[in-house]
RNA sequence: UACUGACAAAGGCAAACCUGCCGAAAGACAGGGACGCAAAGCUACAGGGCCUGUGAAAUGGUUGCCAGCUAUCAAA
Repeated sequence: UACUGACAAAGGCAAACCUGCCGAAAGACAGGGACGCAAAGCUACAGGGCCUGUGAAAUGGUUGCCAGCUAUCAAA
């Protein structure tokens, strides 16, 4: 440096659901809450996919679908 990923250590994030709030919806945000996650960190005119919406169409969403970029620890 690359790969790999422990019943390791130190920390981290937070699904469903509930309350509030924004939105036409998908969904977002805040608080509570933990199903899980080694990138569940960042990126949505970005490459593909998916969701909403429409007569048709994203210019609306989603990175906890893949992807790109970056990153903690170190047993075998």
About this RNA:
Predicted 3D model of a 76-nucleotide RNA (c-di-GMP-I riboswitch aptamer). Model confidence (mean pLDDT): 83 of 100. It was read from a public genome assembly, where an Rfam model found it.